The prediction has a mean pLDDT of 86. Predicted 3D model of a 539-nucleotide part of an RNA (small-subunit ribosomal RNA, 5' domain) from an uncultured bacterium.

Context: one part of a larger RNA
RNA sequence: AAUCAACGCUGGCGGCGUGCCUAACACAUGCAAGUCGAACGCGAAAGUGGAGCAAUCCAUGAGUAGAGUGGCGAACGGGUGAGUAACACGUGGGUGACCUGCCUUCGAGUGGGGGAUAACGUCCCGAAAGGGACGCUAAUACCGCAUUACAUCCUGCCUUUGAAGAGGUGGUGAUUAAAGCUGGGGAUCGCAAGACCUGGCGCUUGGAGAGGGGCCCGCGUCCGAUUAGCUAGUUGGUGGGGUAACGGCCUACCAAGGCGACGAUCGGUAGCCGGCCUGAGAGGGCGGACGGCCACACUGGGACUGAGACACGGCCCAGACUCCUACGGGAGGCAGCAGUGGGGAAUUGUUCGCAAUGGGCGCAAGCCUGACGACGCAACGCCGCGUGGAGGAUGAAGAAUUUCGGUUCGUAAACUCCUUUCGAUCGGGACGAAUCGGUCACGGCCUAAUACGCCGUGGCAUUGACGGUACCGAGAGAAGAAGCCCCGGCUAACUCCGUGCCAGCAGCCGCGGUAAUACGGGGGGGGCAAGCGUUGUUC
Repeated sequence: AAUCAACGCUGGCGGCGUGCCUAACACAUGCAAGUCGAACGCGAAAGUGGAGCAAUCCAUGAGUAGAGUGGCGAACGGGUGAGUAACACGUGGGUGACCUGCCUUCGAGUGGGGGAUAACGUCCCGAAAGGGACGCUAAUACCGCAUUACAUCCUGCCUUUGAAGAGGUGGUGAUUAAAGCUGGGGAUCGCAAGACCUGGCGCUUGGAGAGGGGCCCGCGUCCGAUUAGCUAGUUGGUGGGGUAACGGCCUACCAAGGCGACGAUCGGUAGCCGGCCUGAGAGGGCGGACGGCCACACUGGGACUGAGACACGGCCCAGACUCCUACGGGAGGCAGCAGUGGGGAAUUGUUCGCAAUGGGCGCAAGCCUGACGACGCAACGCCGCGUGGAGGAUGAAGAAUUUCGGUUCGUAAACUCCUUUCGAUCGGGACGAAUCGGUCACGGCCUAAUACGCCGUGGCAUUGACGGUACCGAGAGAAGAAGCCCCGGCUAACUCCGUGCCAGCAGCCGCGGUAAUACGGGGGGGGCAAGCGUUGUUC
């Protein structure tokens, strides 16, 4: 000097930050990932009105609530640092060995059929979780068929390369596709729905791009030799398999290799980096907050789905633990946000809001979002402000001391004049809001169209958790606001009393055994100041 600090004494205000370093210990409760009716088929109830003697029925509620099929998302965002000494990370390259949903851009297409199934209904089993049988139904769900290439495969030629290959171009060659929904509409057709025309959103297929990712390599990256040898898929080859892709990644066979004092192997420790602290620097220490990467999600293993996972709030198996049970069987995973117990010297609210920013879904309105924005708690840190200013000598009283003359506290107080920050009270009162969407007007694109739709410009009204907050103003009155450590030397600051090697102090040297500036108290002084000291840790 520093600190994710803690402890002691003390404590007025504000701004900005930070806040389980220990048990990756166990977790009650709530919330943290949904959304789309413009993909699809179903479809209540309460209430209200009416009819009826009544049971009940009809209408409305309402194609609403609601599940279900389907799509996209759930692989992001958020947490933690256990493991990992490794291509994990950093940095520089490679991929002639690769993938890529959504997005942008360019091209081509979107024809015609089929069979199911959930929901639902009936029945059955079960305490529950849940399950079974039969029957019905839709789709942008599923499956054939058709068509198709600059796509893939095969094959010929050309260019390029040292080569595997890549690019281009040709072939009666082979293989492979799709789905609709919605707005508007004059003529024509049609009983109608609609056909048809046209706009938007989709769907299929291909090229390019952007962004993202996989894999490979060079170099760098802690301690121990009281760890010296290690290795059998081990090292290489061939065939095969597997992957998006290279590869012992896997497998069969063959060869006998591969690594190591330039430290293999083993053991210990540890997430890595941008950075942070210190230091004149070189260096040393650290990796909390914020940002990038990695790893993990009760422990171990596994795959499924998918563009993407071997998947924190998905699935299966095993294990430990907890809970429910009708004992047959089931349920669960806070290292998400808050919160609880436990551990500990020690670390906060079971708050508000989606107004902003960002994300998911949706044409949109919008819905969801413990990301985030805010507020709350804690002097935990940094920074700022205040606790008053000026005058005031009989140097008051009092206290301490004294050589008894005095000296010091001390302009300090009283007293006079002044100010009113901050706090308290009262009044006014924001920025953060721009949008989207609505509506009106104008222009452009599209079109058969002055429809619709899309785009642009302008006007209007609307949207704030924080918050009646920040800020501004008013009146009152010095009013409500100072402590902590030290005073032997290092080191700035001295005396009196008490004590008597006791009680005690202490970072080092050392103080204390009767005059102790070193112990305890008083007075005085010094240093910092809403803090001051102590302890731990780093330089």